[in-house]
RNA sequence: AGAGUUUGAUCCUGGCUCAGGAUGAACGCUAGCGGCAGGCCUAAUACAUGCAAGUCGAACGGUAAAUGCCCUUUCGGGGGUAUGAGAGUGGCGCACGGGUGCGUAACGCGUAUGCAACCUACCCAAUGCAGUGGGACAGCCCGGAGAAAUUCGGAUUAACCCCGCAUGAGGAGCGGAUAGGGCAUCCUGUCUGUUUCAAAUAUUUAUAGGCGUUGGAUGGGCAUGCGUGCUAUUAGAUAGUUGGCGGGGUAACGGCCCACCAAGUCGACGAUAGCUAGGGGAUCUGAGAGGACGGUCCCCCACACUGGUACUGAGACACGGACCAGACUCCUACGGGAGGCAGCAGUAAGGAAUAUUGGGCAAUGGAGGGAACUCUGACCCAGCCAUGCCGCGUGAAGGAUGAAGGCCCUACGGGUCGUAAACUUCUUUUGUCGGGGAAUAAAGUCGGCUACGCGUAGCCGUUUGCAGGUACCCGAAGAAUAAGCAUCGGCUAACUCCGUGCCAGCAGCCGCGGUAAUACGGAGGAUGCGAGCGUUAUCCGGAUUUAUUGGGUUUAAAGGGUGCGUAGGCGGAUUGUUAAGUCAGCGGUGAAAGUUCCCGGCUCAACCGGGUCAGUGCCGUUGAUACUGGCGGUCUUGAAUACGGUCAAGGUUGGCGGAAUGUGAUGUGUAGCGGUGAAAUGCAUAGAUAUGUCACAGAACUCCGAUAGCGAAGGCAGCUGACCGGGCCUGUAUUGACGCUGAGGCACGAAAGCGUGGGGAUCAAACAGGAUUAGAUACCCUGGUAGUCCACGCUGUAAACGAUGGACACUCGUUGUCGGCGAUAGACAGUCGGCGGCUAAGCGAAAGUGAUAAGUGUCCCACCUGGGGAGUACGGUCGCAAGGCUGAAACUCAAAGGAAUUGACGGGGGCCCGCACAAGCGGUGGAGCAUGUGGUUUAAUUCGAUGAUACGCGAGGAACCUUACCCGGGUUAGAAUGCAAGUUGAAUAUAUCCGAAAGGAUAUAGUCUUAGGACAAUUUGCGAGGUGCUGCAUGGUUGUCGUCAGCUCGUGCCGUGAGGUGUCGGGUUAAGUCCCAUAACGAGCGCAACCCCUACCCUCAGUUGCCAGCUGGUAAAGCAGGGGACUCUGGGGGAACUGCCUGCGCAAGCAGAGAGGAAGGCGGGGAUGACGUCAAAUCAGCACGGCCCUUACGUCCGGGGCGACACACGUGCUACAAUGGUCGGCACAGAGGGCAGCCACCUGGUGACAGGGAGCUAAUCCAUAAAGCCGGUCUCAGUCCGGAUCGGAGUCUGCAACUCGACUCCGUGAAGCUGGAAUCGCUAGUAAUCGCGCAUCAGCCAUGGCGCGGUGAAUACGUUCCCGGGCCUUGUACACACCGCCCGUCAAGCCAUGGAAGCCGGGGGUGCCUGAAGUACGUGACCGCAAGGAGCGUCCUAGGGCAAAACUGGUGACUGGGGCUAAGUCGUAACAAGGUAGCCGUACCGGAAGGUGCGGCUG
Repeated sequence: AGAGUUUGAUCCUGGCUCAGGAUGAACGCUAGCGGCAGGCCUAAUACAUGCAAGUCGAACGGUAAAUGCCCUUUCGGGGGUAUGAGAGUGGCGCACGGGUGCGUAACGCGUAUGCAACCUACCCAAUGCAGUGGGACAGCCCGGAGAAAUUCGGAUUAACCCCGCAUGAGGAGCGGAUAGGGCAUCCUGUCUGUUUCAAAUAUUUAUAGGCGUUGGAUGGGCAUGCGUGCUAUUAGAUAGUUGGCGGGGUAACGGCCCACCAAGUCGACGAUAGCUAGGGGAUCUGAGAGGACGGUCCCCCACACUGGUACUGAGACACGGACCAGACUCCUACGGGAGGCAGCAGUAAGGAAUAUUGGGCAAUGGAGGGAACUCUGACCCAGCCAUGCCGCGUGAAGGAUGAAGGCCCUACGGGUCGUAAACUUCUUUUGUCGGGGAAUAAAGUCGGCUACGCGUAGCCGUUUGCAGGUACCCGAAGAAUAAGCAUCGGCUAACUCCGUGCCAGCAGCCGCGGUAAUACGGAGGAUGCGAGCGUUAUCCGGAUUUAUUGGGUUUAAAGGGUGCGUAGGCGGAUUGUUAAGUCAGCGGUGAAAGUUCCCGGCUCAACCGGGUCAGUGCCGUUGAUACUGGCGGUCUUGAAUACGGUCAAGGUUGGCGGAAUGUGAUGUGUAGCGGUGAAAUGCAUAGAUAUGUCACAGAACUCCGAUAGCGAAGGCAGCUGACCGGGCCUGUAUUGACGCUGAGGCACGAAAGCGUGGGGAUCAAACAGGAUUAGAUACCCUGGUAGUCCACGCUGUAAACGAUGGACACUCGUUGUCGGCGAUAGACAGUCGGCGGCUAAGCGAAAGUGAUAAGUGUCCCACCUGGGGAGUACGGUCGCAAGGCUGAAACUCAAAGGAAUUGACGGGGGCCCGCACAAGCGGUGGAGCAUGUGGUUUAAUUCGAUGAUACGCGAGGAACCUUACCCGGGUUAGAAUGCAAGUUGAAUAUAUCCGAAAGGAUAUAGUCUUAGGACAAUUUGCGAGGUGCUGCAUGGUUGUCGUCAGCUCGUGCCGUGAGGUGUCGGGUUAAGUCCCAUAACGAGCGCAACCCCUACCCUCAGUUGCCAGCUGGUAAAGCAGGGGACUCUGGGGGAACUGCCUGCGCAAGCAGAGAGGAAGGCGGGGAUGACGUCAAAUCAGCACGGCCCUUACGUCCGGGGCGACACACGUGCUACAAUGGUCGGCACAGAGGGCAGCCACCUGGUGACAGGGAGCUAAUCCAUAAAGCCGGUCUCAGUCCGGAUCGGAGUCUGCAACUCGACUCCGUGAAGCUGGAAUCGCUAGUAAUCGCGCAUCAGCCAUGGCGCGGUGAAUACGUUCCCGGGCCUUGUACACACCGCCCGUCAAGCCAUGGAAGCCGGGGGUGCCUGAAGUACGUGACCGCAAGGAGCGUCCUAGGGCAAAACUGGUGACUGGGGCUAAGUCGUAACAAGGUAGCCGUACCGGAAGGUGCGGCUG
């Protein structure tokens, strides 16, 4: 100090989350020791039991038992005396100490002052005293009541108990005189008159006490300034209330209380009310400012079962006192009583959770006492608990064959656990055992001594330790007694294997898991911390995410719709004064503890002790006077006013005008009009529409008109009058800061809407009808009511927008326009005020803004703090209503957003291509058949391919084999093959037997050799095998976009960045082809070219090819000699480049029936397929990771199936005929193949073919093309078309044609007469048509595929439209990218919440009734000598009762919306012009999104 998370990526805004620290903690796992600290946060719930406040005999009376002594004696007796328990009187204490945090938002606390308005027992100092009388009540004694607690009566009695008198230095009250002082009231001193007020003794001789007064100290009381929570959805509160006079009361001031008088007092600087809460020192966190918190320790306050009350006392309204009331518990003889752990332990309950019914007064402190001493759950110690902090240990050194074992791997081997272990040596903290053994203790007591003032002080000795035989020290043996927890996807240090398979589970956030999970579970290993480690909860931090330090508001959340203006805040120049703010010095205070630093003590540390700083504060005092403020003077520049011009749809209210529309009347006129994408509803022969004239009505004002003007905003438009308001400009004058902003407040405020009354032409929500549509509660059409208009009143909202509050000042330029001034030339460089455009710097996340700031500053106001829930609910307030304003929470999500980027997409735009459309030709879709597929069937119908890019596809050959499928029969190191070793001589052929076959058994025959062996079989060993799964683990290969023109890189430049530029623009091209331009310059993969075929020529070479000329020869024939001319074959080369011409063009290039040429603008065809896309296809071609099977999912064999058949689709073949069928005759190819082959020719057969049999390992032989041409026939018909199907007879291949081959012949002769919607191919040697060949192959289901040649067209105006594609641009809420995204109702489940007839509570207030104890007052016939008291009464009050109302909570049938939830229903509202642009306000309507009207906005 930051990090993760919104996106395909980016920047920003913004929330959520994490890493840190902390805790009175709790929970899980684990646990050796010690020191120090801490320990009911919940029920201020209820409490059994014990203890927690007594003490004094040196205040008093007095005594039981016992003992000593004395006397007496009826004796176990009685009396006296001394000591003297308990109880009692009296004194002091009990108001401290200890606990708790209920209440309290308050002078309660903190801080600083004041008391001229006060008190203070014990303590200290000073001073002055204590004379003399009297009286009672406890106790004791006697008697009584009661279960008890307790209590009553009588008699007697003491005191430091109570009372009177005396004394009065002195105090107090009243009066007088005088002096001094002060902040108001007043205060103080001195003198004096008068009234009044004291006392207590005890033991004993010295102390302890007593009384008055003064002062001090300590402790308190009261008052005041300032500070000290949340809510305004609490805005008014208040009758003793505020003040006065007089009195009462108090220690004292005071409405504290009372009578009277006045009507005040508090409050937006937050009264009152509600909720919450003890406050502080401090503590945690933080860089700090802050935020949070107030447990332990210290200070203050409050409380003591709940509420009230007083008494006593120096002090209480009193925790372990009293009285009363209430609730609760206990005792009871039912009459009545007792009690208060929020003291220490402890119990129950509650709770996630918090300890012993311990020891001791040894120390410290407290009470009493002269003291000894007693008491002290304060305190000091111990116990329990890892609750925290701190410290220590669980060993150290050496030790490699890097052992065994585990785990992992590329697995003969390696890596890791790991110097780790074993083993050797060493040490002994801790623990165990044995021994020693503290400090804390000094005072006091007692005894003695010394000093002096005779009581203190000092000295010596003696005695006192709970903790504790503890800490600590010494010794002994012995590595001996001692390690876990969490994590390992990123944040965040740490990785592999197995298991699991969106399951089980994990998770703080992002997110993991659907068969290769570093994220689940286990293991090995690693990392972190360590007697602990994790989790949970809470607080601060990070979070500048409430921003004083230190944020924002055009578009992210956020400027009020606009103005006027109150309070408040802020405020021009100059001068004087003051010194409040401000600054400085000094003084006081800011308790201690704590924190900082230093020093010291426990072996260190934690902890503790001493010192020091700090404590940012408050108060006082002295000074300074720049700035701010107060007061006074002056000024004119801010502001305003006057005079003079000028401008405008500024406002209000009258008058007037024409056009249009509608209606009425009337004329002309006739069949339609109107309306739409097309229609229909509607109107019209009862005369519409159209057109003329007249009349009426209401509303709005064409052109001018604008990028214009005016207004605060909303808004404002014919002309004109009146009235009202405003801006601007020029010059001069006046006032003299009069200013700016503006919470509340007041006023204005589009449209819609509301009320009353008018008006009503047009338009037009609702509504009706017609269309459209799957539907159409819409868009379109025809009608049409509120409304639209006026007056008066209300409403108070809009995308009321520049999404930009107001004011002032300052800060480059440029251009246009409106008004004024200046200046006049129709000019213009000036100036002031407005309205606009572009731009510098700057600012900004960017877009942008940029003197009209979103720049730089100052002042004031308003507003924001993640999205949803929600501008909703409740409450309040305004409104006639609609509704407005104010305005939450629960719950839920990990985002929601802004700007920009790259793509993709658009029923956006521009440009351009392609058999894409169009123009044509021929098909498909209908029929029959063939073939493939789906489906169905089946024991099996093996598997794969599935839009384009599957479907005559893998398959270029399924009868067996193939074959992967099914049934059945076998087999198990295996059907095949390799290596090694051993053995054998076989293998093989024939025959026989069993069997369906595989296979098994037997017999006979049977090797080579260079003598090493080869070969084969068999046995053994090691490697098997799998067409089983995963193409979503892969390689390789392939399809498609697409032979489309694109896809990128380096450097530079631009941008915060994603990214852009280059690659865009202007031309051009088939092309990112080339040219020009250019912050780009170059380059790569693609394009093109280089390669092959083909078209022309040349050359070389001629056999099997060729044959012009020469010769021979045949019936004929290159048949032969020969020839290389030609064709041809196959090597090499040439040729084409817009090179030439003309035109256009800067160029690139384009055009031309151009020339030339075999070929002309890429000549035709092929091969060639960029970056990438489709998790495209293939694990069954092959290869390969992982998983699975192993007497089977391997393998062999027989048979079957892959060929099934109601159907559906794709691809084809043949046809439907005359451009044809059929018969006869006659022509012309190319390419390719051939020895288990092609087969001439001959014979036989109608034929398939068979039997013979030449040639050919091929330019030599096989070897004939068909359409075509010539001629005949058929004459439009289901035919002499068509050939399916079926019957019969055959041929061939093959072990074998039943399932299931092809072919031949004879017979049979089906559907079909040109094919619906729709759809395919093709632009030239193409389509169409005709035949030929080849691969596979025994044969063939081939009509398929791949090739070859023959004949040989038509059409293209053109690019609007359909499809696909390229480039540029635009919008976007898409990025899985439009097959996208996404809205609302309904249905289902879950969750929280509002309303609700009511029901049940709670706190508080008000009124009335009642009213305990108690103070005060009155009375007081009873008691008392008296003082006084009992009693009675009055006032007040706690409590109780009744009543009405307000507030607040729980619950509630039912009901409202909201949120969430992998695959529900209906539609399609929004995002692309989202298919009707969207959105805002309002009104109406509709299953729903929504639609429509009116006005507004552009986002």